[in-house]
C1' cells in the first nucleotide's frame, strides 16, 4: 500500500429571496370588568424548529383509566452460568458444542489463535411420531453372508436341503444396540484386555455453568421436546383518540314560583257548577352530555465535558447547558457558490500523484405522550484491531 474479516463514528457547508409552526417582546385596535389587568386581533423586532434510524410497532417500562381480600386453574412468554438495568425476549463477561480460516506436525489425531453460529432445562414422568428404503426404526431383528453338524447329488474342496450358532463383513436408511487395536473363537461377540466414549462415586479448581484427576462398573441404550407434555421463572386489561377540567346554542331531565287564579284532561256511563288530582305554557334555578376550549405536552431513567470504580455492560461524583410540541397536523420551495465521490478529455517524455476542463451523482428517510432496546432501510466518507499478500528501508 492492497484485499478480506470484525468493531466503532459520521452522514453535507455558506449566502440570498419567498413562505410555515411555536415562544418572548414593543406598538396599535376591539371587548370585558376588579381602571391596570385579562382575552382576541394586526404590524414590527429577537431567539428556537426532525433522525440515526423519527420507520416496523417486535420486546420492556413510565404515565392514565377500569378492576382491586387471598390463593389456584387456564393462557402466553422465557429457558447453559454469572453480572448490569426501572425493566426486558436487551446488553456485558464467561462456559460448552458445531463450523470456517490459519499456525505447530512428514501426515492424521490433537493443541493454539482469529472469526462465525447455537430454540445449549428435561427423551430414565407419561402419551404419541419416525415418510421412502430396509430383515429390523425400538420388547430388537436376520435379507445376502460367515461357521459347525447331518442328509442327498459317485465328490475333504463344488452344489442343494434340514437343524444349530453368530452379527465380524455386505446391503438399506437422516438414523441400525458404542469406536479403534490386540487377544480369543469353528465362525463370532465387552467374550477378555488397553485407550477413547458412557454410567456411578470421590478428590481438586471455580460464585457458577463447567474443567481436570483417581477409583469402580463391561455398560445404560436410537432420534425428535421448533410433537403434546413435565419442571423452573415472569405476566391483570386497555391504551395519550389514555384520561382530567371548564363549558355555549338547541332539545331532553329535576326543583321552585305564578297559584286559594285562567286553560286542557281524569274522578264523572246524560249535561253543568263546585271540589280535588294531573298535564302543558311562562319565569327562574340546578344537573348530565355535545360543539368549542384548557390541561395531559415535553425539565427528562435528559444532553455535553471531566474524573473515579469496574475486564466490560454499567454505576458514582463534579461543572456547564435547555434542545420541536403541532392537531385540515409546521420544520418547505427556488437560485448561486463550495465540499465529497465517480467517469471522460487534457498538461508534466510514459504510468501514478498533482493541475486544468466538461458531464453525472450526493443515500435511506419525516417527530405526534415519553423513555430503554431489538429488527429493517441507507449514496458517500473516516477511524481502530486482526489475518493474508506486495513494495521500500
Nucleotide at each position: 500500500c492492497u484485499g478480506c474479516g470484525c468493531g466503532g463514528c459520521u452522514g453535507g457547508g455558506c449566502a440570498a429571496u419567498c413562505g410555515c409552526c411555536g415562544g418572548g417582546u414593543g406598538c396599535g385596535c376591539u371587548c370585558g370588568c376588579c381602571u391596570g389587568c385579562g382575552a382576541g386581533u394586526g404590524c414590527g423586532c429577537c431567539g428556537g424548529g426532525a433522525g440515526g434510524a423519527a420507520a416496523g410497532u417486535c420486546c420492556g417500562g413510565u404515565c392514565u383509566u377500569c378492576u382491586c381480600a387471598g390463593g389456584g386453574c387456564a393462557g402466553c412468554a422465557u429457558g447453559c452460568c454469572g453480572g448490569c438495568u426501572a425493566a426486558c425476549g436487551g446488553c456485558c463477561g464467561g462456559g460448552a458444542g458445531c463450523g470456517u480460516g490459519u499456525g505447530c506436525u512428514g501426515a492424521a489425531a490433537g493443541c493454539g489463535c482469529a472469526c462465525g453460529c447455537u430454540a445449549c432445562g428435561g427423551a430414565u414422568a407419561g402419551u404419541g411420531c419416525c415418510a421412502c428404503a430396509g430383515a429390523a426404526a425400538a420388547u430388537a431383528u436376520a435379507c445376502c453372508g460367515c461357521c459347525c453338524g447331518c442328509c442327498g447329488g459317485u465328490u475333504u474342496u463344488c452344489c442343494g436341503g434340514c437343524g444349530a450358532g453368530u452379527a465380524a463383513g455386505g446391503g438399506u436408511g437422516a438414523a441400525a444396540a458404542g469406536g479403534u487395536g490386540c487377544g480369543g473363537u469353528a465362525a463370532a461377540a465387552g467374550c477378555g484386555c488397553a485407550c477413547c466414549g458412557c454410567g456411578g462415586u470421590u478428590c481438586g479448581a471455580g460464585u457458577a455453568a463447567u474443567c481436570g484427576g483417581g477409583c469402580c462398573g463391561g455398560c445404560a441404550g436410537g432420534g425428535a421436546a421448533a410433537a403434546c407434555c413435565c419442571c423452573a421463572u415472569g405476566c391483570g386489561a386497555a391504551g395519550c383518540a389514555a384520561g382530567a377540567c371548564c363549558a355555549a346554542a338547541u332539545a331532553g331531565g329535576g326543583g321552585a314560583g305564578c297559584a286559594g287564579g285562567a286553560g286542557u284532561g281524569g274522578c264523572c256511563c246524560g249535561c253543568u257548577c263546585c271540589g280535588u288530582c294531573a298535564c302543558g305554557a311562562c319565569u327562574u334555578c340546578c344537573g348530565g352530555g355535545u360543539a368549542g376550549g384548557u390541561c395531559g405536552c415535553u425539565g427528562g431513567a435528559g444532553c455535553u465535558c471531566u474524573u473515579c470504580a469496574g475486564u466490560a455492560a454499567u454505576g458514582g461524583a463534579g461543572a456547564g447547558c435547555c434542545u420541536a410540541g403541532a392537531c385540515g397536523a409546521a420544520u418547505g420551495a427556488u437560485u448561486g457558490c463550495c465540499g465529497c465521490c465517480c467517469c471522460g478529455c487534457u498538461g508534466c517524455a510514459a504510468a501514478a500523484c498533482c493541475g486544468g476542463u466538461g458531464g453525472g451523482g450526493u443515500a435511506c428517510a419525516g417527530a405526534a405522550a415519553c423513555c430503554g432496546g431489538c429488527u429493517u432501510a441507507u449514496a458517500g466518507g473516516c477511524c481502530g484491531c486482526g489475518c493474508a499478500g506486495g513494495c521500500a528501508c